This is a predicted structure of a 109-nucleotide RNA (SAM riboswitch aptamer (S box leader)) from Clostridium scatologenes. Its Rfam family is "SAM riboswitch aptamer (S box leader)". From the family's description: The SAM riboswitch is found upstream of a number of genes which code for proteins involved in methionine or cysteine biosynthesis in Gram-positive bacteria. The model forms 97% of the base pairs in the Rfam consensus. Lineage of the source: Bacteria > Bacillati > Bacillota > Clostridia > Clostridium. The RNAcentral record of the sequence draws on MGnify.

RNA sequence: CUUAUCCAGAGAGGUGGAGGGACUGGCCCUAUGAAACCCGACAACCGGCAUUUUAAUAUGCAUCGGUGUCAAUUCCUACAGAGUAGUUUAUACUACAAUGAGAGAUAAG
Numbered sequence: 001c002u003u004a005u006c007c008a009g010a011g012a013g014g015u016g017g018a019g020g021g022a023c024u025g026g027c028c029c030u031a032u033g034a035a036a037c038c039c040g041a042c043a044a045c046c047g048g049c050a051u052u053u054u055a056a057u058a059u060g061c062a063u064c065g066g067u068g069u070c071a072a073u074u075c076c077u078a079c080a081g082a083g084u085a086g087u088u089u090a091u092a093c094u095a096c097a098a099u100g101a102g103a104g105a106u107a108a109g
Stems, first nucleotide, its partner, number of pairs: 001109006011039001013038003019029003025076002040070003045066003048061004074103001079100002083096005
C1' cells in the first nucleotide's frame, strides 16, 4: 500500500502493585485491585483436517501450528450531514440524528 472484518464470544485463577479505555472532547473502568507477565478461555483470519468438486469453490471441525482477542458497538465522539424538535418576523441559533467519509485495530498478501 491492497483486500476482508470490526452490534457475537471469552476466568470471582496466580504474580504484580497504579493506572487504564490509540489520539480530541465526553463518558467510564480501577485498592471489591489498573498496566504488565503466567496460566486459562474465546474465536476461526492463515495453515491443518473432514466432506464435496475435474478444479475453482462450498460446508464443517478445533486434536495440532501461526496470529488475534477476552468491560462498555472499534465505549460514544471528532469531518460532512438527509431529517426531527425547540427559539426567532427572518437571517440564524440550539439540541437530537439516519447515513457517508476519515482515523484506528486485526488478518492475509